[in-house]
RNA sequence: ACGCGCUGGCGGGACUCGGUGAAAUUCCGAACCGGCGGUGAUCCGGGCGAAAGCCUGGUAAGCCCGCGACCCGGACGGCUCAGAGCCGCCCGGUGGACCUGGUGAGAACCCAGGGCCGACGGUUGAGUGCGGGCAACGCCCACGCUCAGACAGUCCGGAUGGGAGACAGCGCGC
Numbered sequence: 001a002c003g004c005g006c007u008g009g010c011g012g013g014a015c016u017c018g019g020u021g022a023a024a025u026u027c028c029g030a031a032c033c034g035g036c037g038g039u040g041a042u043c044c045g046g047g048c049g050a051a052a053g054c055c056u057g058g059u060a061a062g063c064c065c066g067c068g069a070c071c072c073g074g075a076c077g078g079c080u081c082a083g084a085g086c087c088g089c090c091c092g093g094u095g096g097a098c099c100u101g102g103u104g105a106g107a108a109c110c111c112a113g114g115g116c117c118g119a120c121g122g123u124u125g126a127g128u129g130c131g132g133g134c135a136a137c138g139c140c141c142a143c144g145c146u147c148a149g150a151c152a153g154u155c156c157g158g159a160u161g162g163g164a165g166a167c168a169g170c171g172c173g174c
Base pairs, nucleotide, nucleotide: 002173003172004171005170006169007168008167010165016030017029018028019027031154032153033118034117035067036066037065038064043058044057045056046055047054048053062116063115071093072092073091074090076088077087078086079085098114099113100112101111102110120157121156122155124148125147126146127145128144129143131141132140133139134138
């Protein structure tokens, strides 16, 4: 160096202005963002060499191959008197989007240009019903119903969560 185990912390970014409107960080116009591993001719460093070059380390994709999260289904185990439900773990399903030109032996990764994608829930007005609050017939808060409406990658929420993974320390093996 490599492999295994334990422990530790780390581990997702981005919105403003104008317009329309009763209402928009949600529509229209412009802008901004892009987890992890791999691959990658770029670039940076080191070694050998007279040079050409060779070896080696780092770096390099939102849309190429995978992973992770959300969501769906199932097996096993635990909690529960039991069921529902919750938790752990494993398996399966689902899971968005790229072209053209250039260089070159070789490019969906480099250069240039143009394009595309982004889960789930919430987020408006009017009327009305019930409950609560206050300075009391007015206003505010929460929930339900009816009609109309306005549609989120960036706001709020699950999430002070989870996680692919990278790193460090200790130990064992080699």
This is a predicted structure of a 174-nucleotide RNA (FMN riboswitch aptamer (RFN element)) from Plantactinospora soyae. Its Rfam family is "FMN riboswitch aptamer (RFN element)". Rfam's curators write: The RFN element is a highly conserved domain that is found frequently in the 5'-untranslated regions of prokaryotic mRNAs that encode for flavin mononucleotide (FMN) biosynthesis and transport proteins. This element is a metabolite-dependent riboswitch that directly binds FMN in the absence of proteins. In Bacillus subtilis, the riboswitch most likely controls gene expression by causing premature transcription termination within the 5' untranslated region of the ribDEAHT operon and precluding access to the ribosome-binding site of ypaA mRNA.The FMN riboswitch structure, reported in present an FMN-bound six-stem junction, adopts a butterfly-like scaffold, stapled together by opposingly directed but nearly identically folded peripheral domains. The model forms 100% of the base pairs in the Rfam consensus.